Predicted 3D model of a 580-nucleotide part of an RNA (large-subunit ribosomal RNA, domain I) from a marine sediment metagenome.
The coordinates come from a structure-prediction model, not an experiment, and the mean pLDDT is 81.
The RNAcentral record of the full RNA draws on SILVA.
Context: one part of a larger RNA
RNA sequence: GGCGUAGGGUGGAUGCCUUGGCAUCAGUGGCCGAAGAAGGGCGCGGCAAGACUGCGAAAAGCCUCAGUGAGCUGUCUAGCUAGCCUAGCUGGGGAUUCCCGAAUGGGGCAACCCGCUUGGGUGAAACCCAAGCACUCGCUUUAAGUGAGAGGGAACCGGGUGAACUGAAACAUCUAAGUAACCCGAGGAAAAGAAAUCAAAAGAGAUUCCCUAAGUAGUGGCGAACGAAAGGGGAAAAGCCCAAACCAAGGUAGCUAAGUGGGCUUGGGUCCUAAGCUAUCUUGGGGUUGUAAGGCACAAGGAGCAGAUUCCAAGGUCUGCUACAGAGUUACAAAACUUCAUCUUAGCCAAAUGCUUCUGGAAAGGGCAACCAUAGAGGGUGAGAGUCCGGUAGGCGAAAAGAUUGAAGUCUCUGCUUGUGUUCUUGAGUACCACGGGACACGUGGAAUCCUGUGGGAAGCUGGGGGGACCACCCUCCAAGGCUAAAUACUGCUGAUGACCGAUAGUGAACCAGUACCGUGAGGGAAAGGUGAAAAGCACCCCGGGAGGGGAGUGAAAUAGAAUCUGAAACCUUACGCCU
Numbered sequence: 001g002g003c004g005u006a007g008g009g010u011g012g013a014u015g016c017c018u019u020g021g022c023a024u025c026a027g028u029g030g031c032c033g034a035a036g037a038a039g040g041g042c043g044c045g046g047c048a049a050g051a052c053u054g055c056g057a058a059a060a061g062c063c064u065c066a067g068u069g070a071g072c073u074g075u076c077u078a079g080c081u082a083g084c085c086u087a088g089c090u091g092g093g094g095a096u097u098c099c100c101g102a103a104u105g106g107g108g109c110a111a112c113c114c115g116c117u118u119g120g121g122u123g124a125a126a127c128c129c130a131a132g133c134a135c136u137c138g139c140u141u142u143a144a145g146u147g148a149g150a151g152g153g154a155a156c157c158g159g160g161u162g163a164a165c166u167g168a169a170a171c172a173u174c175u176a177a178g179u180a181a182c183c184c185g186a187g188g189a190a191a192a193g194a195a196a197u198c199a200a201a202a203g204a205g206a207u208u209c210c211c212u213a214a215g216u217a218g219u220g221g222c223g224a225a226c227g228a229a230a231g232g233g234g235a236a237a238a239g240c241c242c243a244a245a246c247c248a249a250g251g252u253a254g255c256u257a258a259g260u261g262g263g264c265u266u267g268g269g270u271c272c273u274a275a276g277c278u279a280u281c282u283u284g285g286g287g288u289u290g291u292a293a294g295g296c297a298c299a300a301g302g303a304g305c306a307g308a309u310u311c312c313a314a315g316g317u318c319u320g321c322u323a324c325a326g327a328g329u330u331a332c333a334a335a336a337c338u339u340c341a342u343c344u345u346a347g348c349c350a351a352a353u354g355c356u357u358c359u360g361g362a363a364a365g366g367g368c369a370a371c372c373a374u375a376g377a378g379g380g381u382g383a384g385a386g387u388c389c390g391g392u393a394g395g396c397g398a399a400a401a402g403a404u405u406g407a408a409g410u411c412u413c414u415g416c417u418u419g420u421g422u423u424c425u426u427g428a429g430u431a432c433c434a435c436g437g438g439a440c441a442c443g444u445g446g447a448a449u450c451c452u453g454u455g456g457g458a459a460g461c462u463g464g465g466g467g468g469a470c471c472a473c474c475c476u477c478c479a480a481g482g483c484u485a486a487a488u489a490c491u492g493c494u495g496a497u498g499a500c501c502g503a504u505a506g507u508g509a510a511c512c513a514g515u516a517c518c519g520u521g522a523g524g525g526a527a528a529g530g531u532g533a534a535a536a537g538c539a540c541c542c543c544g545g546g547a548g549g550g551g552a553g554u555g556a557a558a559u560a561g562a563a564u565c566u567g568a569a570a571c572c573u574u575a576c577g578c579c580u
Base pairs, nucleotide, nucleotide: 001579002578003577004576005575006574007573008572009571015565016530017529020501021500022498023497024496025495026494027493028492029491030490031152032151039100040099041098042056043055044054046080047079050076051075052074062094063093064092065091066090067089068088071084072083073082105114106113107112115133116132117131118130119129120128121127135149136148137147138146139145156187157185158184159183160182161181167174171221197204198203208235209234210233211232212231218226219225239483240482241481242427246285247284248283249282250281251280252279253278254277255276258273261272262271263270264315265314266313267312268311269310290461292426293425294424295423296421297420298419299418300417301416303322304321305320306319307318308317309316324415325414326413327412328411336410337409338408339407340406341405342403343402344401345400347396348395349394353369354368355367357366358365370387371386372376379389380388432456433455434454435453436452437451438450439449442468463478464477465476466475467474517524518523537564540551541550542549543548
């Protein structure tokens, strides 16, 4: 020096564990903010220096109402002191809530500085305290008042702008992808939405979402790739309002000497130079569709009473009330209240086992003998516990606040039908066309359909759009205005589940983690779990300056001694044997 055996050290693999994650499902909730948010800074404790949690100069808290309750003064963190105990804890409501921050009196290097006005502490000043003092828009009585906005929000949603890597085995059309990113905006959902839709000779009947049709029909350097719709089956269901015609009232401007015309109609009277006519505007009524509908005129029918309609008579019309009928608070007009029920935000009750038996440190394990069960889910307890604890099945419960639905009521709103017509209305720089683009599964193609930058530019109900170039026939619908719940997306909370992970895994984060640390900054971003059933955490003695060790003691175990479960390998050693 090598090999072997045995024992140590180092190291932290492996096994076991789980307080933390991940995913899915179900239920339920979903915006906050000038009444100052989100997020922060600084403070607040009897001993309190630091950190977490909680709170705000009324500062680990105050008031009140309910539940619970024998202990309490949060955690790292033990102890002392002083207390409370109608305390404490949990939940509803309220009070307080420094400074910064949209930050808003002015400024500013966020958490700071400096003001003005009024009132108070003063009789006055300094100083202190309280309230007010930003900007933009709307309304108004234009002095001033009053209302709204501003900022934030993980994902989800609508819109605007809009890549490249990549794939095509290169690359340019194409793809990636209308993705990422940026910007704007909204809400608890958003968007869409009541056919100028589909279909096909039969019909359907707003939108949204799921399954299917179907990787089909198609598109495509017909490459890579992209990729429907109708129809069928489900979820959920809800429909409406304007513009216009016409009527009434009012405003403005103009016209008319004809009594044209008008004052509901008929007959007779009577009035008007605006009380007539035209144009336009405002308000109210009316009205909203495609087998066309509506207005207006005429005709026919239809509850009651009262009033009005220039005068009289008849008829008609309008208004109000009653009766009847219907509807309603998310759209369809709009506000509020009461009562009841249900649910949420604390909780409560809840069955049944013993052994003087065995092993063991310990029984929940073995043995013997019982019991409950609408409860044998799961967890804990010194090892596998239905009957020990806490739970579970099954029942019960709210002073206060909130929600929703449901119901009822107060309340509010609405109420004609039919027929006839060469009468009026039915969304214009629109539809459509050309050129250039974009969206449609559809890359210009035979390219319909939708959007529109430029130019042109209709019809108007005997009208117009669509049915994938275009034309005819036929069918179908009614654009150029608007609103609309649910089914859907995402997510907080609660509950359940897992051929999900088990500390190099699972979130980056099981542990004081978006921390330490790095970076001027945007930003990047860790490592780090386990004594034991219980600290019973080794009194006392000895060596040592200490660290550490040896006894003793605790414990089932100390090679479980805190650098703590198990304790692999590399690596370092000790003893012995053999070989060289």